[in-house]
Parts: sequence; structure tokens; C1' cells
RNA sequence: GGCGGCUAGGGUUCCGCACCUGUUUCGACGGGUGGCUGGUCCGAGAGCCACCGCUCGGGCGGGAGACAUCCGCGCGGGUGCACGGCGGGACAAAAGCCCGGGAGA
Repeated sequence: GGCGGCUAGGGUUCCGCACCUGUUUCGACGGGUGGCUGGUCCGAGAGCCACCGCUCGGGCGGGAGACAUCCGCGCGGGUGCACGGCGGGACAAAAGCCCGGGAGA
């Protein structure tokens, strides 16, 4: 640095729920309104987990021969720091998503 899973968080396309309402063969089948604890869904640079990559250090094996160089396999270490608007964008819509480790500090 990349992919995936999860969560904080998010809204309302579908499901569910609530209220109103139409039809009814009284079993049920529709319509409207409402984000309303939830399910589906979206979802973190500065959240979590894991894998890969990169890098460093040993180990083992090979050409070929002690070193160097090249190739392969595996083990271990590292992958720092990180406050952040307004505004805009997409999907049904919103958001810690994207613009964006942006502007600024």
C1' cells in the first nucleotide's frame, strides 16, 4: 500500500411495525402516511480483526564452489504519526461513504 469480514454510525428501496382507509366469498387482498425498536441495504485515512503485499534479520535447499550473486521454501521483527470545517456527490435516501491524510490547523 491492497482485498475481505465486523462495528461505531446512517438513512428508508424492500420486509416488518404503527395509524388511517378501500374491497371482501370474512380466509384475506390492496391503498395512504410515518424512520418507528428492528431485518435487508450503505458504512470508517485518523475504529477492530484477518490475509496479501512491501521491508529488515536469521535458517534450509539448489546451479557450482568457501564468499559474493541468482532462484526457491519457511521462521521471526517492522509497516510510523494523524486535529480537521463549510460545501458538494451517489445510490431509494442518509452517513464517520466519495470529493478527502482535501481547505485549514

Guanidine-I riboswitch aptamer from a soil metagenome, 105 nucleotides, folded computationally. The sequence is in RNAcentral, with records from MGnify. Of the family's consensus pairs, 100% are formed in the model. Its mean pLDDT, the model's own confidence on a scale to 100, is 84. It matches the Rfam family "Guanidine-I riboswitch aptamer". Rfam's curators write: This family represents a conserved RNA structure found upstream of the ykkC and yxkD genes in Bacillus subtilis and related genes in other bacteria.